[in-house]
RNA sequence: GACCCGAAAAGGCUACUCCAGAGAAAUCUGGAUGAGUACGCAAAACUAAAGGGGCUAAAGACAAAAGUCUAUGCUAGCCAGCUUACCGAU
Numbered sequence: 001g002a003c004c005c006g007a008a009a010a011g012g013c014u015a016c017u018c019c020a021g022a023g024a025a026a027u028c029u030g031g032a033u034g035a036g037u038a039c040g041c042a043a044a045a046c047u048a049a050a051g052g053g054g055c056u057a058a059a060g061a062c063a064a065a066a067g068u069c070u071a072u073g074c075u076a077g078c079c080a081g082c083u084u085a086c087c088g089a090u
Base pairs, nucleotide, nucleotide: 005088006087012041013040016034017032018031019030020029021028022027039077045083046081047080051079052078053075054074055073059070060069061068062067
């Protein structure tokens, strides 16, 4: 130095809750001396402009109606990636 791996320490992230905002919703953003013995994560970093799965259904289609279907909306903390990366015993 490379690969593999995850003992220790340092540093990092934050599920969830509350408040405010965006949105039709799913969901997202910001704030909290809330959760700090954080639910947890060694990629919980990145990629949804093209892999699979999941969520939502404004608009549209169908329908007498109830409602059903569909992503162009989301989800990377579901998997995935021929993307990148901190520390370090052995």

c-di-GMP-I riboswitch aptamer from an Elusimicrobiota bacterium, 90 nucleotides, folded computationally. The coordinates come from a structure-prediction model, not an experiment, and the mean pLDDT is 80. The organism belongs to Elusimicrobiota, within Bacteria. Of the family's consensus pairs, 95% are formed in the model. The sequence is in RNAcentral, with records from Ribocentre.